[in-house]
Description: Predicted 3D model of a 1537-nucleotide RNA (small-subunit ribosomal RNA) from a Patescibacteria group bacterium. The RNAcentral record of the sequence draws on ENA. It matches the Rfam family "Bacterial small subunit ribosomal RNA". The prediction has a mean pLDDT of 81. NCBI's taxonomy places the organism under Bacteria, Bacteria candidate phyla.
RNA sequence: UUUUUUGAGAGUUUGAUCCUGGCUCAGGAUGAACGCUGGCGGCGUGUCUAAGGCAUGCAAGUCGUACGGACCGGUUCGCUUCGGUGAACUUGGUUAGUGGCAAACGGGUGCGUAACACAUUGGUAACCUGCCCUGAAGUUCGGAACAACGGCCCGAAAGGGUCGCUAAUUCCGGAUGUGUUCGACGGUCACAUGACCGUUGAGUAAAGCCCAAAAGGCGCUUCGGGAGGGGCCUAUGGCUUAUCAGCUAGUUGGUAGGGUAAUGGCCUACCAAGGCUACGACGAGUAGCGGGCGUGAGAGCGCGACCCGCCUCAGUGGGACUGAGACACUGCCCACACUCCUACGGGAGGCUGCAGUCGAGAAUAUUCCCCAAUGGACGAAAGUCUGAGGGAGCGACGCCGCGUGCAGGAUGAAGGUCUUCGGAUUGUAAACUGCUUUUCUCUGGGAAGAACGUUGACCGUACCAGAGGAAUAAGAGGUUGCUAACUCUGUGCCAGCAGCAGCGGUAAUACAGAGACCUCGAGCGUUAUCCGGAUUUACUGGGCGUAAAGGGUCCGCAGGUGGUUUUGUAAGUCUUCGGUUAAAUCCUCGAGCUCAACUCGAGGACCGCCGAAGAAACUACAAGGCUUGAGACCGGGAGAGGCAAGCGGAAUUGCCGGUGUAGUAGUAAAAUGCGUUAAUAUCGGCAAGAACACCAAAUGCGAAGGCAGCUUGCUAGAACGGUUCUGACACUCAGGGACGAAAGCGUGGGUAGCGAUACGGAUUAGAUACCCGUGUAGUCCACGCCCUAAACGAUGGGUACUGGGCAUUGGGAGUAUCGACCCUCUCAGUGCCGCAUAUCAAAGCUAACGCGUUAAGUACCCCGCCUGGGGAGUACGGCCGCAAGGCUAAAACUCAAAGGAAUUGACGGGAACCCGCACAAGCGGUGGAGCAUGUGGUUCAAUUCGACAAUAAGCGUGGAACCUUACCAGGGCUUGACAUGCUAGAAGUAGUCACCCGGAAACGGGAGACGACCGUUAAAUCGGAGUCUAGCACAGGUGCUGCAUGGUUGUCGUCAGCUCGUGUCGUGAGAUGUUCCGUUAAGUCGGGAAACGAGCGCAACCCUCACGAUCAGUUAGAUUUUCUGAUCGAACUGCCCCGCACUGAGUACAUUUGCAAUCUGUAAGUGUAUUGAGUGCGGGGAGGAAGGCGAGGAUGACGUCAAAUCAGCAUGGCUCUUACGUCCUGGGCGACACACGUGCUACAAUGGCCGGUAACAAUGGGCUGCCAAACCGUAAGGUGGAGCUAAUCCCAUCAAACCCGGUCCCAGUUCGGAUUGGGGUCUGCAACUCGACCCCAUGAAGCCGGAAUCGCUAGUAAACGCGUAUCAGCCACGGCGCGUUGAAUACGUUCUCGGGUUUUGUACACACCGCCCGUCACGCCAAGAGAGUCGGGGGUGCCUGAAGAGGCCCGCAAGGGCAACGAAGGUAAACUCGAUGAUAGGGGCGAAGUCGUAACAAGGCACCGGUAGCGGAAGCUGUCGGUGGAUCACCUCCUUU
Repeated sequence: UUUUUUGAGAGUUUGAUCCUGGCUCAGGAUGAACGCUGGCGGCGUGUCUAAGGCAUGCAAGUCGUACGGACCGGUUCGCUUCGGUGAACUUGGUUAGUGGCAAACGGGUGCGUAACACAUUGGUAACCUGCCCUGAAGUUCGGAACAACGGCCCGAAAGGGUCGCUAAUUCCGGAUGUGUUCGACGGUCACAUGACCGUUGAGUAAAGCCCAAAAGGCGCUUCGGGAGGGGCCUAUGGCUUAUCAGCUAGUUGGUAGGGUAAUGGCCUACCAAGGCUACGACGAGUAGCGGGCGUGAGAGCGCGACCCGCCUCAGUGGGACUGAGACACUGCCCACACUCCUACGGGAGGCUGCAGUCGAGAAUAUUCCCCAAUGGACGAAAGUCUGAGGGAGCGACGCCGCGUGCAGGAUGAAGGUCUUCGGAUUGUAAACUGCUUUUCUCUGGGAAGAACGUUGACCGUACCAGAGGAAUAAGAGGUUGCUAACUCUGUGCCAGCAGCAGCGGUAAUACAGAGACCUCGAGCGUUAUCCGGAUUUACUGGGCGUAAAGGGUCCGCAGGUGGUUUUGUAAGUCUUCGGUUAAAUCCUCGAGCUCAACUCGAGGACCGCCGAAGAAACUACAAGGCUUGAGACCGGGAGAGGCAAGCGGAAUUGCCGGUGUAGUAGUAAAAUGCGUUAAUAUCGGCAAGAACACCAAAUGCGAAGGCAGCUUGCUAGAACGGUUCUGACACUCAGGGACGAAAGCGUGGGUAGCGAUACGGAUUAGAUACCCGUGUAGUCCACGCCCUAAACGAUGGGUACUGGGCAUUGGGAGUAUCGACCCUCUCAGUGCCGCAUAUCAAAGCUAACGCGUUAAGUACCCCGCCUGGGGAGUACGGCCGCAAGGCUAAAACUCAAAGGAAUUGACGGGAACCCGCACAAGCGGUGGAGCAUGUGGUUCAAUUCGACAAUAAGCGUGGAACCUUACCAGGGCUUGACAUGCUAGAAGUAGUCACCCGGAAACGGGAGACGACCGUUAAAUCGGAGUCUAGCACAGGUGCUGCAUGGUUGUCGUCAGCUCGUGUCGUGAGAUGUUCCGUUAAGUCGGGAAACGAGCGCAACCCUCACGAUCAGUUAGAUUUUCUGAUCGAACUGCCCCGCACUGAGUACAUUUGCAAUCUGUAAGUGUAUUGAGUGCGGGGAGGAAGGCGAGGAUGACGUCAAAUCAGCAUGGCUCUUACGUCCUGGGCGACACACGUGCUACAAUGGCCGGUAACAAUGGGCUGCCAAACCGUAAGGUGGAGCUAAUCCCAUCAAACCCGGUCCCAGUUCGGAUUGGGGUCUGCAACUCGACCCCAUGAAGCCGGAAUCGCUAGUAAACGCGUAUCAGCCACGGCGCGUUGAAUACGUUCUCGGGUUUUGUACACACCGCCCGUCACGCCAAGAGAGUCGGGGGUGCCUGAAGAGGCCCGCAAGGGCAACGAAGGUAAACUCGAUGAUAGGGGCGAAGUCGUAACAAGGCACCGGUAGCGGAAGCUGUCGGUGGAUCACCUCCUUU
């Protein structure tokens, strides 16, 4: 440089946002297991747990061509009772024994092992090697023993003893010596101890067998070489733990010896005192190691099944023998545990080989076939053996492949499901028609694997052919989001689901069932584990101001890092080459099984290590130089730097004395306290201790903690100036050391004030507090400890770089000056500066807030620290401390969050501004009485239902005796009281009128009269409509759900707000606009402004009243007119004056500065005066009927309260159907110990009563109606009937308070009228429950109302009457209207309530009726402590001590004896790990428990940190510290003036 390969996210904290951060999911994988399901084949794979115990069979034998026998044959001969038998020979076969080789391989396991065990790379000049290959030489002469066998003996057996015979490739002796070993000498090479050559001396071998013979073959002996195999050594690499920090006596080294194939403390003796360790020794835990496997973009992380290599073990522990090789899986000896046999004396055994069995476990296979192939052992060979191996069987355990049909087929069948009832969907799916045969069944043929003559377990298998027939073959999980896929029914916070978030409390796409759909498919899900996603341990690739995280500070060893220059070296680094990195695996290409999985071939890769050659920039190293880093020296200055000593005044308290008298002190208010024994106050004197006003500041100094009167002494550091010196001497710093506020501790002093604890007084529900009065420790000093803080800039140290301004501290220089001040520059510190505007901002960074040359910017170096919240800075262990305690520092368990910053709201016992009959100022009420009415409660057969702070309660109801009526009791009806449709039938039908019986009525039964409509017809003839009966669909419900709804309504509130489009700002939620200034009743208007506009609200438009004009008009009236209706006009800061504020412009004068200059001019700025203009507001005036939105009404923004109403109406769903429907009679809604709301009437003299004045209104209503005059009645009312469908008549003389006169004389009254008795009137079918009214009589409570509370700002309140809706009547004193008379007060916004705007704090967002802390009580869980108890592990000391090579002794030998070592065992004291434990303590979780209210707002005492005391508990208090404190004021700073 080119090419190739190569990385996905989502859910969940919030009202919303961004960030931090954890949890969870989607992917892949497995020696798996479990659930449901299951057709076939190929290739793989299968005890991960108990290295627990094992029945049975097999897994290592072979050689007769090494040997002697024995046996079976054969041949010949003999005998024979012909069955046989004896002898010799043997070319045959078998094989117990001797002998040789193998048995150390192959197969299994992972206990142990953290190690030269493994891997990689080297070394062995320190070594061995049977069989095999190759080379050289030899193979001679003798001898002997022991098995077998025979005899005898012991033993139950296993076995053994003794005597005797015998062969060999068994053993022994002699000869020879190519060689070899040792010794001596010489030489060559290498050098580290050695290798090779030559000469010489000594020692040292052997076995035969086959073949008629020869030849030959197989062996044997000695030596050399090779191949392959092994031993030993070095370097490097790979686990956790420091809550394991020191370990070590054969330990480290040496000398000598032993031992081994060989080096070596491998072993022994002696000598020395070493060796290892923070680069982690020693200890503990865990673990076979590697090739590789899984995952991943990679770096990594996890793993070490199958296959390959190495190691290790063989019941447990120890030991040696044989051998080339073992300390030996299917050999030996000993000990122990276990099992078995036994005649009890004694013996036997070792599946972690292949099968199999028991056990354990979630879980893992056949007591199969064969040596045909590959390989191994033996043999000359044939061959034998081989659970190695080749195959088959079982298991969907995994991977791969195939199939369960294909095509046509609409009436879109039936059935299912849904439905808006139309239909949709299942669905071309099925049926049906045609076709095919992979698979399956049957039949036939039939391999390869065999080379080299024979020989195939698999196997009648693969494969091929034929026939048959769609035949034999589909499920699992899911369907709220993540995540592909939706409906119905059931259930009703139940049952249940769930990976996370979360579903379920009557309309559940989330539970269960069904249908439909989605995904995968002989599988599909679940569980477990690993990697990924997770950049969530960050090497690639993170962080530490506030989210977790900077050590309290400094010094400093090791370590890490390091200025400039020259030369050299070549360790790091770079290039090239060589060796190695086993094979398999992986990648690419190709090939073989029909494909694939699988297998084979070739190439690549395996990022590593070693060696050789080269380069020299950088790092390093060595040597030398330099001065800028650093240090030293000199000089004059600054400073609350430190330590010590001395001195000072003010204040406080105490004591003494004087004056003086009743209080003082204290608080929100009080009280305790002090005081007549004289306090407080005041004057003088004396004493004591502690702290140092002013100066003083954002000041200064110090590493931090910290440091403040003055003087002196001692002492440390920093800054500046100097052109003197050294020459990188530096930076940082684990461990270490020193310092380290306050509190606290020890000893001894001291003690004025203050002041934990304590005591007392208050407050309070309580008050272990806040407030008050006393007051101990302490605070102070000396000495010694403690070692922690919000030890904070919540910001480690160092260096460099990246604009300034202002102020200030210290030093220096310059100009100037006599000198200083000032000014300018510079070095070092300390601070500030970012906007509406006054000062300043750029870049950059940040999640934002913010930081910004004093960085949180840009970089480098070093250190410390973090990895979800809680548990917990806790337990245990260790170290320190006198103690308090500190430092270090977990886990189980539990939650899905915990957090940071900012946003919008809401809230605050935060702030500012403003408004309202909100308070205040007034007037009148309520709360007390009686009554009326509504409600609660109670009662009842029923007292129907709803409404519940404000926003229920004279409300729904604007009329409950029946009806209403929904409630209760009783009696009836069942297609129904009411609607529509259908079927069938009936009839002088519908309708009207009236009757009889039963009955309370409804209803049931009976019996009459009159009598219809439309069309048609001769005709009540036919048909229709209508009626009735029976039946079917259905009706009906004031039954439930206002939390399924529509509509309507209340409330905040007639409050001034609520939003949008575009633009802009912000990562974003959002902001801006809508804030600000002025103004308004108003987001009303104006100005300004990153906003410009717009909408719903406000206002106006509408109606009524007040004035006028015009027109019209019935009635009334008759005087211009009044009245009614319609239309129009009029009022709008329009006019005038004054004041205030703002805006901008001008003139005159004065003044400051700059420039020019002779007067003076000009520019900028300031002050005063003045002119005129505009805007807004306020005050006054004119005109006018009305004056400052003229009064009132209607009109109610976005929204809030799951507010109210299913009973006004409508309506989804649920529910009842001879009843929860419907009709009727009677009752109830009217009850009555009580409580509340709203009213009426009163309590009286501003009054009551009587009389008089025809005193004076308005709105309304009237034909089943208002009802006049007149008469009757005390009256209610009656009779009466005129008038009126209403400006005509009537209610209605329209009225009352008012006014005039009289009386009452302050009393429970001539007040008050309840209650009760009697008598009446009216309405109505009917006034008993339960109507109103009238008359007579009666004559209760009540003498102005506690706490508290309501209405009202003008034609209002108050007082007075009148009308009307509903209505037969009326429980109306209520509601809605109408007029008459007609006030008082508002200083004002401190307070109460409500509201608006802005700002601030917040841990609230269901939004303060919020959130939330701790004790206590109950239940569950885990962990720690605990008198102890029990067990495991590894050592140590001592005792005993098997087998056993070697040592010593005896013996000719066999053998015996001795000592040391030595497994196991015993014992003792410790260590360590675990189990368990009465009990006590804390922790976590749990439903709506108890007590308080600590925190969040100034949380009602600001909070928090450290420490100490105290308290049921949160906590309180003292002391020091922090701001992560609100608010107000002041100081200071910056800027302006």